[in-house]
A computed fold for a 466-nucleotide part of an RNA from Chloroparvula cf. pacifica RCC999, annotated as small-subunit ribosomal RNA, 3' major domain. The gene name in the source record is rrs. Its mean pLDDT, the model's own confidence on a scale to 100, is 82. Rfam family: Bacterial small subunit ribosomal RNA.
Context: one part of a larger RNA
Order: sequence, then structure tokens, then C1' cells
RNA sequence: UGACGGGGACCCGCACAAGCGGUGGAGCAUGUGGUUUAAUUCGAUGCAACGCGAAGAACCUUACCAGGGCUUGACAUGCCGCGAAUCGCUAUGAAAAUAGUGGAGCCGAAAGGCGCGGUCACAGGUGGUGCAUGGCUGUCGUCAGCUCGUGUCGUGAGAUGUUGGGUUAAGUUCCGCAACGAGCGCAACCCUUAUCCCCAGUUACCUUUUUAGGAACCUGUGGAGACUGCCGGUGUUAAGCCGGAGGAAGGUGAGGACGACGUCAAGUCAUCAUGCCCCUUACGCCCUGGGCUACUCACGUGCUACAAUGGCUAGGACAAUGGGAUGCCACCCUGCGAAGGCGAGCUAACCCCAAAAACCUAGUCUUAGUUCGGAUUGUAGGCUGCAACUCGCCUACAUGAAGCCGGAAUCGCUAGUAAUCGCUGGUCAGCAAUACAGCGGUGAAUACGUUCUCGGGUCUUGUACA
Repeated sequence: UGACGGGGACCCGCACAAGCGGUGGAGCAUGUGGUUUAAUUCGAUGCAACGCGAAGAACCUUACCAGGGCUUGACAUGCCGCGAAUCGCUAUGAAAAUAGUGGAGCCGAAAGGCGCGGUCACAGGUGGUGCAUGGCUGUCGUCAGCUCGUGUCGUGAGAUGUUGGGUUAAGUUCCGCAACGAGCGCAACCCUUAUCCCCAGUUACCUUUUUAGGAACCUGUGGAGACUGCCGGUGUUAAGCCGGAGGAAGGUGAGGACGACGUCAAGUCAUCAUGCCCCUUACGCCCUGGGCUACUCACGUGCUACAAUGGCUAGGACAAUGGGAUGCCACCCUGCGAAGGCGAGCUAACCCCAAAAACCUAGUCUUAGUUCGGAUUGUAGGCUGCAACUCGCCUACAUGAAGCCGGAAUCGCUAGUAAUCGCUGGUCAGCAAUACAGCGGUGAAUACGUUCUCGGGUCUUGUACA
């Protein structure tokens, strides 16, 4: 100087407390461990692995296994030779491919291009090492810290500044001070949102039968607005704090992007790049089938419930973000339905996806394993796709399991938040999405306080630790 302490002081955080809703019990979905297997590819492992890489494993993907094949190779460059490229047919085969055969004129001015054959240099490797690395990322933590120049002090390591008294979300800022300044962080500058104004408006909106016209709403650009600016109190006359006015908004208005010096030899050689090592008729490459979906068990994350603040039936109302020309698909017809047929519009503020749901009104059920709950299973169908057996989704009918609110323990959340209700998108032929990323609708309770638990910051103290 640090680190540590079941030392001290001060401070902060959904850290506790006060509340609300969950998990842990059930069924299912999904990930992991374990076990099994020819293979169940690999990685991620306290917080910070476990609905994670994977924004979508039937083939492909695919890296794994079995079998069938290839060896300058599926891919690149160079050298030599030949020629249409390419296309069709037959046989074998699970396919890859192999063998045979047909036709023919290589293209181009040339250079060269394309294909085939050959030779060697080489290709190739999701093989190893993340403890050789770059890049990227997580985490402490959006915590308030981390340092430097000059000066001063100390033999020196080093100290001072950065400590102290106030204050702040903040090393934010004021005062003081052997320090004076500065840098990276904080804040601000950026984006979205809440209010208003000017301008502009079609495909939007309003009036209208159309034509046509147009304030507001809406959409788009630009601008205004919030700064402790004003008043009172308090404070050291400071920084600030408390209350008030005006205001759409008040003291960082709300949310996002943004992550200092560093820590964990943290994660990733399987995004990519890359040193070294290793394989080279195989640890490379192609194909078919299988596997990644196994199943006594254990754990994590979720979904649906256990019902009356509810289930069912009928009728009625109100969104926003988005997506859509090998696409979205209206209307009409057929079908109980999934869907099929016909077919208009839309390169989309125009048309479509599109029904928002919770909610409201009326009726019914009356506390029951039920008109709760929907697992499981059977039958019959629909769709995508060469192909749904392993292993897809959806529909109808039938079947109706566990479950009556969950032990010890444990998680999230402080306001348009929690809770609850639907909607959209990416990936995608289809989908195992209950996931993820967004969007809006309805809309709470509680916070006395900092003793305790956890994490962090500053000062100080002890130490046989570095």
C1' cells in the first nucleotide's frame, strides 16, 4: 500500500421490512444431470450453466452412429493433354454412384471461359489446446469510482491531491485545506414518449348521394417548453433542502442507448480469424437409413389448472406494434370443423392478415372431482412436404387421469409498475412456440423504518496474510 475480520462509524440498493402475485405439491411443455444406447454430436456448470449457443433437429440442417462408396478429392490456385458445354436413354443400386449407349459442331478474333482426364505442389479437418491468442461477450455494476503532471512531505516503499465539515443519484457541488491543475468515468450532448405552435397534406379524418369543400383529429418536418427560472422558509451570506405558485410536465418528468481503471488464466479455437500440435485411400469427402425426440430417476425454467371475482350459451363494444407479389388473401359456395373451391383487391396510411380478449347485457349451472380440470387413449379426417413409422401441426366424435391452493425452503415487483387479458413479429415448406422479441387493453396494494439477512461504497482500527 492492499486484502481480510463472526472490529467500529456513516451511507446506499425490491437487500430486509410493509404489501401483491408466484415457484416448491398435480398434469404437460422445455432445458440439464444421470442412466441407457451402434450413436443418443458438441459446447455452457454457484451468483454470472440449465425455454442457454438453437430467431424454429422428419430428409436437409448435422458436426454423431451403421452400412454403401471416392482419393488432387464437395471447394481454391498453378502445370500438361483432350474437347462442345450440355442433354437423352438402358442396366445395377437404398441412394451416392458405376457400367454401357445415343447425338454432336466446343463457345470465342484472341486472351480466355466451360467440361473431362492426368501429374504433383496442394486442398480439406465442427480434430486438440479459450491455460498460446485476436475479436466478441458475461460479471462485479450504471457501482462512483480509477488515475496523471508539477509541487510539497518521507532515507524508502509511498503519502498528499482523492482526507475533513455540509450536500447530492453521483469524486454532484460548496466551504476549508501544501497543494495547484488535468484526464478516463458521473451528468449533459443522441433516440422514444408526455403539452403546445407554425407549415404541409393523400391513400388518413370530417361533411356530403357524387362532384366538391375543409376547422379539429391524425400523419410528417421544423420550433417552443423545465432552468431550482419565480415566491416563502431553512442553511454559513454557500452548495443545497422543504413548502408554494404558475404549468401538459418540477426538481434527473418517464423510458432507452451509452458500461471508467480493472477482477474472475470467467465464456467462446463449433460464428469468424489465428500460433503450435495432430490426421492425409482418412480425424477429409459423397450418399441411404438411424440418432440428436431413448427413460427407473433427480433438478431448473415455464404453461394449464384445482373453480362461482367462475364454467358454458347467445348478443353487443373498444386497441396498438407489426407483416404481406414463388406473398397476404376479402366476398360467395361446400363442409359440424380443420379445410377445400371460386375469385376481387393489394408493389399497400388505399387491399388483406384481422376475430382483439379480458369487458358489458341476458340466460343457465349451485359446491359436486361437478356443465371444474383437461392429461391420456381410440376412431375418422384436413394441411404442409419426394416423404409425417421412428418423429409434425390441426379438426371432429368418443374417452375423460392427476389435481380441492401445495412441507422445509425460495422468486419477482415501488406506478401506468405488479397482477391480469389478448394481439403482432422473427426464424419458418410445415411445426412440436406454453419459448423469445415487441405491442396495446383493464389496472392495484404497500414502504413505520434500517435492528437483522445479502451485495456494494467511504473513513477508521487490528493482523503471525501478500